Transfer RNA from a Candidatus Pacearchaeota archaeon, 71 nucleotides, folded computationally. Its Rfam family is "tRNA". The family's RNA type in Rfam is transfer RNA. Rfam links the family to the GO term triplet codon-amino acid adaptor activity. Lineage of the source: Archaea > Nanobdellati > Candidatus Pacearchaeota. Its mean pLDDT, the model's own confidence on a scale to 100, is 83.
RNA sequence: GCGUGGGUAGUUUAGUGGUAGAAUAACUGGCUUCCAACCAGUUGACCCGGGUUCGAGCCCCGGCCCGCGCA
Numbered sequence: 001g002c003g004u005g006g007g008u009a010g011u012u013u014a015g016u017g018g019u020a021g022a023a024u025a026a027c028u029g030g031c032u033u034c035c036a037a038c039c040a041g042u043u044g045a046c047c048c049g050g051g052u053u054c055g056a057g058c059c060c061c062g063g064c065c066c067g068c069g070c071a
Stems, first nucleotide, its partner, number of pairs: 001070007010024004018054001026042005047063005
């Protein structure tokens, strides 16, 4: 340099163009003499720019980063 897979919450990840889910972590409350565990709840995310569309995490183009292959 070319090809290819990926980038979603602090972390690991799901998501068939129509309200972004889960686990874990954090916080609050309950339980407990206290802590842990457990139970209930709360907060928190679509890599960047542009395009298509009534509507984009999803489709298209470019860029950045990570992995793999070729040279």